Notes:
Predicted 3D model of a 72-nucleotide RNA (transfer RNA) from an archaeon. It was read from a public genome assembly. Its Rfam family is "tRNA". It is annotated as a transfer RNA.
RNA sequence: GCAAUCAUAGUCUAGUGGUUAGGAUACAAGCUUCCCAAGCUUGUGACUCGGGUUCAAAUCCCGGUGAUUGCA
Numbered sequence: 001g002c003a004a005u006c007a008u009a010g011u012c013u014a015g016u017g018g019u020u021a022g023g024a025u026a027c028a029a030g031c032u033u034c035c036c037a038a039g040c041u042u043g044u045g046a047c048u049c050g051g052g053u054u055c056a057a058a059u060c061c062c063g064g065u066g067a068u069u070g071c072a
Base pairs, nucleotide, nucleotide: 001071002070003069004068005067006066007065010025011024012023013022018055026044027043028042029041030040031039048064049063050062051061052060
């Protein structure tokens, strides 16, 4: 330099056009317990950035940035 794949919560991850963006974990509150841990209930928090297509974009297209891999 070229190509491929990827970017979703503090962390891991599902979601291949239309549901309130789901689950686990973490955190907070409550219940339980003599206390802690464990368990149960509730709550908080996310689509890398810009543009385009579409009635509608996390999803499709283009570009930027970053990461990984391969080739040179």